[in-house]
RNA sequence: AGAGUUUGAUCCUGGCUCAGGAUGAACGCUAGCGGCAGGCUUAACACAUGCAAGUCGAGGGGCAACAGGUCACUUCGGUGAUGCUGGCGACCGGCGCACGGGUGAGUAACGCGUAUGGAACCUACCUACGACAGGGGUAUAGCCUUCGGAAACGAGGGUUAAUCCCCCAUACUAUCAUAGUGUGGCAUCACAUUGUGAUAAAAGCUCAGGCGGUUGUAGAUGGACAUGCGUACCAUUAGUUAGUUGGUGAGGUAAAGGCUCACCAAGGCGAUGAUGGUUAGGGGUCCUGAGAGGGCAGUCCCCCACACUGGUACUGAGACACGGACCAGACUCCUACGGGAGGCAGCAGUGAGGAAUAUUGGUCAAUGGGCGCUAGCCUGAACCAGCCAUGCCGCGUGCAGGAUGACUGCCCUACGGGUUGUAAACUGCUUUUCUACAGGAAAAAACUUCCCGACGUGUCGGGGACUGAUGGUACUGUAGGAAUAAGCAUCGGCUAACUCCGUGCCAGCAGCCGCGGUAAUACGGAGGAUGCAAGCGUUAUCCGGAUUCAUUGGGUUUAAAGGGUGCGUAGGCGGAUUUGUAAGUCAGUGGUGAAAUCUCCCGGCUCAACCGGGAAACUGCCAUUGAUACUGCAAAUCUUGAGUAUAGUUGUAGUGGGUGGAAUAUGGUAUGUAGCGGUGAAAUGCAUAGAUAUACCAUAGAACACCAAUCGCGAAGGCAGCUCACUAAGCUAUCACUGACGCUCAGGCACGAAAGCGUGGGGAGCAAACAGGAUUAGAUACCCUGGUAGUCCACGCUGUAAACGAUGAUCACUCGCUGUUGGCGAUACACUGUCAGCGGCUGAGCGAAAGCAUUAAGUGAUCCACCUGGGGAUUACGGCCGCAAGGUUGAAACUCAAAGGAAUUGACGGGGGCCCGCACAAGCGGUGGAGCAUGUGGUUUAAUUCGAUGAUACGCGAGGAACCUUACCUGGGCUUAAAUGCAGGACGACCGUUCCCGAAAGGGGACUUCCUUCGGACGGCCUGCAAGGUGCUGCAUGGUUGUCGUCAGCUCGUGCCGUGAGGUGUCGGGUUAAGUCCCAUAACGAGCGCAACCCCUAUUCUUAGUUGCCAUCAGGUAAUGCUGGGGACUCUAAGAAAACUGCCUACGCAAGUAGUGAGGAAGGUGGGGAUGACGUCAAAUCAGCACGGCCCUUAUGUCCAGGGCUACACACGUGCUACAAUGGCCGGAACAAAGGGUAGCUACUUCGUGAGUAGAUGCCAAUCUCGAAAUCCGGUCUCAGUUCGGAUCGAAGUCUGCAACUCGACUUCGUGAAGUUGGAAUCGCUAGUAAUCGCGCAUCAGCCACGGCGCGGUGAAUACGUUCCCGGGCCUUGUACACACCGCCCGUCAAGCCAUGGAAGCUUGGGGUACCUGAAGUCCGUAACCGCAAGGAGCGGCCUAGGGUAAAACAAGUAACUGGGGCUAAGUCGUAACAAGGUAACC
Repeated sequence: AGAGUUUGAUCCUGGCUCAGGAUGAACGCUAGCGGCAGGCUUAACACAUGCAAGUCGAGGGGCAACAGGUCACUUCGGUGAUGCUGGCGACCGGCGCACGGGUGAGUAACGCGUAUGGAACCUACCUACGACAGGGGUAUAGCCUUCGGAAACGAGGGUUAAUCCCCCAUACUAUCAUAGUGUGGCAUCACAUUGUGAUAAAAGCUCAGGCGGUUGUAGAUGGACAUGCGUACCAUUAGUUAGUUGGUGAGGUAAAGGCUCACCAAGGCGAUGAUGGUUAGGGGUCCUGAGAGGGCAGUCCCCCACACUGGUACUGAGACACGGACCAGACUCCUACGGGAGGCAGCAGUGAGGAAUAUUGGUCAAUGGGCGCUAGCCUGAACCAGCCAUGCCGCGUGCAGGAUGACUGCCCUACGGGUUGUAAACUGCUUUUCUACAGGAAAAAACUUCCCGACGUGUCGGGGACUGAUGGUACUGUAGGAAUAAGCAUCGGCUAACUCCGUGCCAGCAGCCGCGGUAAUACGGAGGAUGCAAGCGUUAUCCGGAUUCAUUGGGUUUAAAGGGUGCGUAGGCGGAUUUGUAAGUCAGUGGUGAAAUCUCCCGGCUCAACCGGGAAACUGCCAUUGAUACUGCAAAUCUUGAGUAUAGUUGUAGUGGGUGGAAUAUGGUAUGUAGCGGUGAAAUGCAUAGAUAUACCAUAGAACACCAAUCGCGAAGGCAGCUCACUAAGCUAUCACUGACGCUCAGGCACGAAAGCGUGGGGAGCAAACAGGAUUAGAUACCCUGGUAGUCCACGCUGUAAACGAUGAUCACUCGCUGUUGGCGAUACACUGUCAGCGGCUGAGCGAAAGCAUUAAGUGAUCCACCUGGGGAUUACGGCCGCAAGGUUGAAACUCAAAGGAAUUGACGGGGGCCCGCACAAGCGGUGGAGCAUGUGGUUUAAUUCGAUGAUACGCGAGGAACCUUACCUGGGCUUAAAUGCAGGACGACCGUUCCCGAAAGGGGACUUCCUUCGGACGGCCUGCAAGGUGCUGCAUGGUUGUCGUCAGCUCGUGCCGUGAGGUGUCGGGUUAAGUCCCAUAACGAGCGCAACCCCUAUUCUUAGUUGCCAUCAGGUAAUGCUGGGGACUCUAAGAAAACUGCCUACGCAAGUAGUGAGGAAGGUGGGGAUGACGUCAAAUCAGCACGGCCCUUAUGUCCAGGGCUACACACGUGCUACAAUGGCCGGAACAAAGGGUAGCUACUUCGUGAGUAGAUGCCAAUCUCGAAAUCCGGUCUCAGUUCGGAUCGAAGUCUGCAACUCGACUUCGUGAAGUUGGAAUCGCUAGUAAUCGCGCAUCAGCCACGGCGCGGUGAAUACGUUCCCGGGCCUUGUACACACCGCCCGUCAAGCCAUGGAAGCUUGGGGUACCUGAAGUCCGUAACCGCAAGGAGCGGCCUAGGGUAAAACAAGUAACUGGGGCUAAGUCGUAACAAGGUAACC
């Protein structure tokens, strides 16, 4: 000090979360020791038991218990008497009990903190100084006795003491009254002092040393009172107060005071927050933080309050009293039922509550307190110990050596490595700790006591003795022996640390983001690693990070946020000069800021924590002295801010009145006839009762075309025909007047579009609601026809808008260019200047960017308003306003991890522009209808094996399913297996022939024979090692392929621009088939694509001629290149040439384009092929092959037979054949190319109608062989279900094959179905193409081939053109999309869960008001009773706690029913928004 998280990516805004520290903690796992600290945060809940406040015999009467003495008696055990002594129960009296200890309920307060005040106070014990203590009297406890009561306790009688009480005397500087004097002050007065008068005292004890008593003054200590300042939240608490505020007088108190009372006055407090409500003891401190701050208030210290709850006083120096009293209440206990007792928020302890907090311990040794002359007694204060890892600190659990880097475990690319790991074993060493034994403190200076000394009779100094709970503890020594001692959390990123197995959106994890759906570093386990360590994690809370409430230190155009606008009060801020003052401000000094704490230094426990000493600090408050720049205050002056005056000028500024024309509607009259109107198209509507249209006249209301604009005016809303009256404002000029009069503005007041409301008018057009017609799946809409409120006027209300420049007002300053409105200089159509507005562009600067930019969003100043994640929520409740509608103010629970701004790249649009393609159009031929073939879906089945499924599956994998193939089904078999290799073992030749069972596989058996060099070869069998799988995952993969698309695109380096994603280049203007090329250019180059290079084809040439060819020559045949020969030609197959917009014309800068141009076989890529950029579709394929992982192993492997893949109500795709005359049939005649062939093609001949068959020949092929059809010629048919068409079926055959039943092809004869050109729709094709005709080949025994791949023959039509459909490319635009429009997303309804509002009511609580009653008690009054008296009892009165009654308000809880809200993988209905979102959206 930062990090993660919104996005495809980016920058910003903004929230959420994490890393740190802390705790009186708790929980989980674990645990060796010690030191120091801490330990009911909850029920101020209830408490059993014990202890926590007594002491004094040197105050008193006395003597119950104990001890001793004396006396008496004695059964020798003792008993009795005796206050005689030590002492002492209970009692009287004194002092203490008001301290110490506990708790934090109450209290928002002079309670606390801090600083002050007194001319308004008290103070026992203590200290100092002064004075004094004379005399007298009466009681009462106790004790004795009687009585009542269960007890607690009480009553009567008798007797008695005091340091108890009373009376008299004396008395100061005390108090009071009164008469003066002096000094001082703060109004009343204070102090000092002189007289006079009145009033009030005392106590004794003694060891003779003392200890006490009374009075007065002063001090010290402690306390009371008053005041300034500070001290939580809520304004959805705005008014409050009757002893209330003040005065006079009195009472009361220690004392001022409405503290109380009588009378008088009517005040007091409050937006600088009264009153009310909620919460809370306050501070020193403690935690955190760089600080400023924020949070906290346990332990320790100071203050306050309280003591079961409420009230009251008594005693006393002090209390309204924790372990006192009285009364009332609640609760608990005892009881003989009559009545009594009690108060742990003291220390322990118990129950309860709770996540949670300890022993019914020891000692008064020390410190401190009470009493006492003392000894001493008491002390749960205190000092110690016990329990608890609750915290902080310290120590240890060993150290060194030891590699074949051992074994196990775990992992891997697995004959081997890595890791655990120097770790272990083993060797040596040490002994903190541990165990045993032994020694053993300081804390005790003292007190007390004894001795000595000094001063001189109780003080000081020295010495000795005595006293330790803790504790035989700390500590020390000796011995032993590595011996007694390691866990917890984490390991996806943040965040240090990684692999395997299991699991399979399950189980689970999670602080945030998020993991898990078969290869999980995120779940669980393991191995390993990392972090900390006697602890480690989790949870809770606080601060930090968070500059995320911003004083330090934030913002408001678009992210949350400028009030709709003005006027203006309080408040805040304020021009120039001078003087004074000294409040703010600054400096010095004094006081205070308790101690502890924090910081620094030093010191003590072995160190540290801890503790001690010293210093500093405590940033504060008060007082005082000084300074005077600035601010304030007072006074004086000034003119530039502001205003006024005079003159001019401007405008749709406002209010009221008058008036005008066009249009519309309606009415009237007229002309005129069948439609009008409306729409995408229609219909509703109007119209023969005469519409629409046209002409004229009349009436009505509303709005003001052109001018008109980027214009003008106004504070905003807003304002528009013309004109009049009234009103307001701006600007300019003059610089005449006033002299800071100013700016802003919480509350307040006024204005304030549209819609809406009230009353009364008005109503032409338009037009919510409503009606009808359309559209639609629906259409409560968009469109059409109508139409009421309303729109208009007057008056009154409402008070809101995307009331926007989404930009508050005012002042000052800061580069330029340009347009325009009004004025001035000024006489002006030139030039130039100036003031006030309204616009555009641009620089610095600013900004997240877009952008703003003298009209700031720049730089500064002042004031106001507002914001603090999204939703819930422009909500609820409450208040205020309103007639209502509603407005204003304005939360919470709950929920999410985002919501959002700007910009970027894509994708998309029922956005735009440009361009291309058999994309459309123009044509030709098909498909869709029929029959058949084939594939698919579906269905069926034991099985109908599997895959392919929009384009990009469907005559596809399959280029050959009768068996085989075959993967499927049924049944029968095998289990190292069907194949191969190696090793071992026993056996035997093997092969072959043959028999039985069987469907076969398989099983069982027989016969035969024997190589040999005796090593073995060979064969099957058994055993072991290696198998096998068309089982799963194409979403783990390789390879291959389809598609976009043969579309023109996709990128890189350097540079430049941008905070960045990214852009530029690749855009623009042309051009091209093309990112093809040219020009321009912050780009310059380059790569993959395009093109070219390759193959075929079209022309020519050269070379070479066999199996090809045959013009010429020769020979020969019935005939044929048949033969000799030839290379001319065709052809074959090798090479070469040729085409490049090269030439011409036109256009153009160029690239290039155009041309019936020339030339050429070919002309603008000549035609065709191969060739497929970056990438997309988790596209296809694990069944072609390969391959990771998973699965099966007498089976999911393998062998065999039979069946199935060929099923068949149906649907679709692709084809074939047709429907006929451009044809069918019959006869005759002609012309290819490319291929194939020895398990083959077969000439030729025979037979058969034929498929074929029987012979036979040639050919391993330019040699032999397979071979054309359409076409042409002739004939026939004559428009018909036919001489078309051939399905289907019957019969007979041929061929292949082990075998044609399921299930082959072909032939012949017979049979002769549908079909007469095909609905919506849809496909191919631009030239040797479509169409049409046949031929060949692969696979293959054969073939379901009408398929596929090739070959040639014949051989067209059409393209105006790019509006539209589809697909694509480039540029641009919008976007809420990025899984990218097959996107996103809204609302109702239905379901579950959650919190919440309203609500008839029900319940509870605290506080107040009124009335009634009213204990104890103070005070007041008082004739009878008591007392010598003082006084008391009793009685009466005032006041009050409490109780009761009543009405109302407030705050909670709960509730039938009800409202909306939030959340929840796959519910329903629609499609509102995002693109022009298909009616632009929004307020």